[in-house]
RNA sequence: UAGAGUUUGAUCCUGGCUCAGGACGAACGCUGGCGGCGUGCCUAAAAUAUGCAAGUCGAAUGUCGAUUUAUCGGCAUGGCGAACGGGUGAGUAACGCGUAGGAAUCUACCUUAGAGUCUCGGAUAACCCCUCGAAAGGGGGAAUAAUACGAGAUGGUCCCCGCACCAUACGGUGCAGGGUAAAGAUUUAUCGCUCUAAGAUGAGCCUGCGUCCUAUCAGCUUGUUGGUAAGGUAAAAGCUUACCAAGGCUAUGACGGGUAGCUGGUCUGAGAGGAUGAUCAGCCUCAAUGGUACUGCGACACGGACCAUACUCCUACGGGAGGCAGCAACUGGGAAUAUUCCGCAAUGGGCGAAAGCCUGACGGAGCGACGCCGCGUGCAGGAAGACGCUUUUCGGAGUGUAAACUGCUUUUAUCUUGGAAAAAUAUGAUGGUACAAGAUGAAUAAGGACCUGCUAACUACGUGCCAGCAGCAGCGGUGAUACGUGGGGUCCAAGCGUUGUCCGGAAUUACUGGGCGUAAAGAGCUCGUAGGCGGUUUGGUAAGUCUUGUGUUAAAGCCUUGGGCUUAACUCAAGAUCGGCAUAAGAUACUGCCAAACUAGAGUCAACUAGAGGCAAGUGGAAUUCCUGGUGUAGCAGUGAAAUGCGUUGAUAUCAGGAGGAACACCGAUGGCGAAGGCAGCUUGCUAGGGUUGUACUGACGCUGAGGAGCGAAAGCGUGGGUAGCGAAAGGGAUUAGAUACCCCUGUAGUCCACGCCGUAAACUAUGCAAACUAGGCAUUGGGAGCAUCGACCCUCUUUGUGCCGAAGCUAACGCGUUAAGUUUGCCGCCUGGGAAGUACGACCGCAAGGUUAAAACUCAAAGGAAUUGGCGGGGACUCGCACAAGCGGUGGAACAUGAGGUUUAAUUCGACAAUAAGCGAAGAACCUUACCAGGACUUGACAUCUCUGGAACCUGCUAGAAAUAUCGGGGUGCCUUUUAGGAGCCAGAUGACAGGUGCUGCACGGUUGUCGUCAGCUCGUGUCGUGAGAUUUUCGGUUAAGUCCGAUAACGAGCGCAACCCCUGUGAUGUGUUACUUAUGUCACAUCAGACUGCCCGGGUUAACCGGGAGGAAGGUGGGGAUGACGUCAAAUCAGCGUGGCUCUUACGUCCUGGGCGACACUCAUGUUACAAUGGCAGCUACAGAGGGUUGCGAAGUCGCAAGACCUAGCUAAUCCCUAAAAGUUGUCUCAGUUCGGAUUGGAGGCUGCAACUCGCCUCCAUGAAGCCGGAAUCGCUAGUAACCGUGGGUCAGCCAUACCACGGUGAAUACGUUCCCGAGUCUUGCACACACCGCCCGUCACGCGAGCCGAGUCAACAGGACCCGAAUCCCGAUUAUUCGGGAGACGGUCAGGUUGGUAAGGAGCGCGAAGUCGUAACAAGGUAACC
Repeated sequence: UAGAGUUUGAUCCUGGCUCAGGACGAACGCUGGCGGCGUGCCUAAAAUAUGCAAGUCGAAUGUCGAUUUAUCGGCAUGGCGAACGGGUGAGUAACGCGUAGGAAUCUACCUUAGAGUCUCGGAUAACCCCUCGAAAGGGGGAAUAAUACGAGAUGGUCCCCGCACCAUACGGUGCAGGGUAAAGAUUUAUCGCUCUAAGAUGAGCCUGCGUCCUAUCAGCUUGUUGGUAAGGUAAAAGCUUACCAAGGCUAUGACGGGUAGCUGGUCUGAGAGGAUGAUCAGCCUCAAUGGUACUGCGACACGGACCAUACUCCUACGGGAGGCAGCAACUGGGAAUAUUCCGCAAUGGGCGAAAGCCUGACGGAGCGACGCCGCGUGCAGGAAGACGCUUUUCGGAGUGUAAACUGCUUUUAUCUUGGAAAAAUAUGAUGGUACAAGAUGAAUAAGGACCUGCUAACUACGUGCCAGCAGCAGCGGUGAUACGUGGGGUCCAAGCGUUGUCCGGAAUUACUGGGCGUAAAGAGCUCGUAGGCGGUUUGGUAAGUCUUGUGUUAAAGCCUUGGGCUUAACUCAAGAUCGGCAUAAGAUACUGCCAAACUAGAGUCAACUAGAGGCAAGUGGAAUUCCUGGUGUAGCAGUGAAAUGCGUUGAUAUCAGGAGGAACACCGAUGGCGAAGGCAGCUUGCUAGGGUUGUACUGACGCUGAGGAGCGAAAGCGUGGGUAGCGAAAGGGAUUAGAUACCCCUGUAGUCCACGCCGUAAACUAUGCAAACUAGGCAUUGGGAGCAUCGACCCUCUUUGUGCCGAAGCUAACGCGUUAAGUUUGCCGCCUGGGAAGUACGACCGCAAGGUUAAAACUCAAAGGAAUUGGCGGGGACUCGCACAAGCGGUGGAACAUGAGGUUUAAUUCGACAAUAAGCGAAGAACCUUACCAGGACUUGACAUCUCUGGAACCUGCUAGAAAUAUCGGGGUGCCUUUUAGGAGCCAGAUGACAGGUGCUGCACGGUUGUCGUCAGCUCGUGUCGUGAGAUUUUCGGUUAAGUCCGAUAACGAGCGCAACCCCUGUGAUGUGUUACUUAUGUCACAUCAGACUGCCCGGGUUAACCGGGAGGAAGGUGGGGAUGACGUCAAAUCAGCGUGGCUCUUACGUCCUGGGCGACACUCAUGUUACAAUGGCAGCUACAGAGGGUUGCGAAGUCGCAAGACCUAGCUAAUCCCUAAAAGUUGUCUCAGUUCGGAUUGGAGGCUGCAACUCGCCUCCAUGAAGCCGGAAUCGCUAGUAACCGUGGGUCAGCCAUACCACGGUGAAUACGUUCCCGAGUCUUGCACACACCGCCCGUCACGCGAGCCGAGUCAACAGGACCCGAAUCCCGAUUAUUCGGGAGACGGUCAGGUUGGUAAGGAGCGCGAAGUCGUAACAAGGUAACC
């Protein structure tokens, strides 16, 4: 020392991305009151108009001019200064800087001390004259002064040389010889000048250490490294030259490339660190670019000189001038950075004796919210709370004491007056400023961003995957707290946000402080160099280490304490800490070094020992194939099935003989050996390593190991052999939609040998090597010992190796666990999000293939590990179901009915679409229904409430019209009360609120329903286990129809489901008895009970649950049937049954009416009916049901009609009457045919219902008599009173398109071996890259668009060197003696050939990203051929 969001259905971990903080020389957007203090070209070291930035001295000198005669001004010589101050950061990776030291040096002005300042000389500028030039600027002649210049003298502790002495490493002292100085001025006291010795200051030089990235830069260097001599410098030195030697640097990174001024410091950070080097301060560097020297104490000189180059300017074209990276300013560049200001008053600098002059240093002001700091924009009161706005559940709520209003104050502002300090003595630019006093009056002064989460702050409207937002996750497809606007709120505040950059968070490069079995990461293995590390004892030393002192680490800054500005920022003073370097002294445990010793590490030796360890030679049998011969005949081979292939020229099969190559069955193993790769018949030879025992020898000889070297499966390559089998490529046959595959038949390289390359593998234990320590158990290989034995086993101990299970511990988990992934030590290798990519480029290796090393742009917010719950599997185990099988009957073919699709139509209203739509909503479309279409009408409406007016309501007629409707009439005046009126109900009219909508959204909903499925499951509490998601319970062994029950069991219980309780039915009892029954052991009906519980017996089973069998019983193991549908799934269905949010229509999408349509018809599908006939048709005859319905009804009997039906009415509000005939049955006939089967279709005649049967009803009779002779692929139902067959009733309903649906009874079967297979389901287990959950996921080519990089014939540019040519200024050397000559060095420029880097480019190859493109389906499940290297 703070974290958060984001990978998943959820979890833990790994890991990246993103956010919250601080900072800034900033910029941009919106906004903007004041003051103080700071700060302001980060880009073009680009170019610059104009002004200023370095002068001064008359007390050094000459002279000109002016004049008030005292001065002033100018020019020139001369002195000092101009090397400071100021600017910049281009270059520089360097002794440049920082720090600590050093010796071989210089130092104007200043300070101290000593000595001196003598005698002379010749010039020269200004000035004057002449003259050239446009100008800049010169040229010639004559004159003159000095503190200018020169000569001479003197001089020492200065320089040179010699001698003596002392010391010898340097050196010091004395003596002799030679050499070298000076300037005066003003005025009486100073200032100068010369020499010498010191000091101070400043500067130069040398050294140790530190100082960015890159090895895809590994070798560099010839003045290079050293020596000698000479030259040179203020000074050491290859600094330079000649000669000699051949050195010097380098993996502790030379050389090269890129980038960069360094530091004090600044920002951040808990710190360690990281980033940075504006302002201030120290050092360095540069002055348009390159070179050069001169002057000088000092420069190779920003406002000096010379030369060259580029650029700009002037020009009379001859020639000249210039250098803002000084202060302002201008242009340009840029996102971006200020005034052509005032003053020398202060501080400082130059000159001067001084006065003073100069000073864009500096002091100030101006501009900019650029930053930090401070202040203000008012204060108090004021409503259960105005207006406005927003919102609302319409009640209200919010804005909000906020405003208005009342009182108060005046910081700020404006005006007036006074008015500083800064100044030693005079002098104030700032400045009439700060400050003070007075006056006026709330007066002059608030915005920005945000409000889904992270992250403080929520609503309304608009929009509708659009417009847009976004830091990340993400938001927007009609109810958006995420877009836009309003209201409200939150956070900051003269600012607020955005962008950019740095640090932090990030332990995400891990020194502090990470990792590598599976997440990224152990090199394929060994040997070994450098390096790192190293056993026991003693002594020495004191390098590391520790302690103490001294010096230094500039100032400023940071920190602490005080002081000064009203406060703060700011500033002043004092103090203080850590650490670095150097140095002195001390300590000696540890490390190092030196010396001596030891034996536990390591090695040697002796004895023994196991082994597919390696290399070479020889040799053996079995098998395959081929060849020869015999026997023998039609097939063989091959597959899921086939075919290609072989075979009558004799195969396969079989026997005999021969040839050749490759591999070694059994033993054989969880076994052995080896460093790894790897190693297997047998024998021999050569050879390496290991183990055990002994403890004789050496005496730390060790461990690891960057580079390096060697070995290194398979495939592949080269040369030469060899080739039986197998077998890439290739050919053929199959399979398939295709099949460049899987399967089959052939078959070349190869596989084998020798020699040489290659150097990689999922080279894996995905686990580097070595050492120590830390419970065990079991098995096994090799050796040793003990016990025992006649001997061999067995057993016990020990050691080596190989395995399994496990303690502690570790781990994200899985798991590891003395063979560690535990606890430690040493050394090496490697990792830092996914993809691009182990790729490009470069380099090295290779014959090639290729290998090793190894990036970036761009792109994504993940990629990943382990484990969990589900789901899924052409995974496994167990189990169930009319699931299959075994059966019976159907559908699919025909005709018709009904429904659906499609088509058509003015409309053919709408919904339902695998199972779970389609005889479904619809339990009944001629009108109505009706929602659709056409036409005709209405507009407060067909319907509801409220308001007003009038009228009873109501009944009824004529006319027009298709009707709705409209006009005109007639009759009628009611009820209640408190009675000129009001009320209730009803009708009509008016007005507006509103009504109304089968309009949309079932993906906004309620309710209801289907389905999985009447499947046996789904959960909760507590406990326990797990970091957690979760698990356990619910698993396991049995059993059941069942999570039904029993037993076991870290679980114990509970709930919803199962079962039971309910209804019907089967038996009996009791009671009751009309409308039923009629004498029976009564029937029937109703009601209430009883009965069945594995209760009893036998056997099995765990003495269990339960199962099998039996008895009894009407019924036996749920007796049969029904109702009953857990948690949930399908955004399943329904807004058209109903309700309902939102949207939408309002003289219409509402309402009324007539007619039409929902009934169409080439066709397709679904569900049914009738059939195809003799188990039948037709005709006759004749028994037995159950359950229902009936007053707008059922309707007997009777009469009429062939019949449908009609007439007439009895009975019945129903155990009473009616519907009501039950039918399959039985007898006769028909005799196998499109029929006496079948009845469609059509014609005719009737009946019934109803306002109305044309579109469009049903029924009857006569006639007609289609298709159809049992139905392809496929498919449905059913397990017993079931299927099948037979009829009966009901609802809806005027009637009916009902062959439908819902019920009822009658007759009444067959079959189930069994669970391999199809379908569905349950439990456990396994794999998973799925979780929208396999209708999942996902790969690659191709096509299209976009993007960045790579290669690229070339081409352009930059940079750094090389060689050569030319050779400016300048310097050096030599001559010459007076200004030239010769030689050398020498920038720029040019030529040549290469190098490095960058730009551009036809074309080329790959990569990434894109909406629902194309082709296949490679991977994930046994992914349908296991996958992978």
This is a predicted structure of a 1429-nucleotide RNA (small-subunit ribosomal RNA) from an uncultured bacterium. The RNAcentral record of the sequence draws on ENA, Greengenes and SILVA. Rfam family: Bacterial small subunit ribosomal RNA.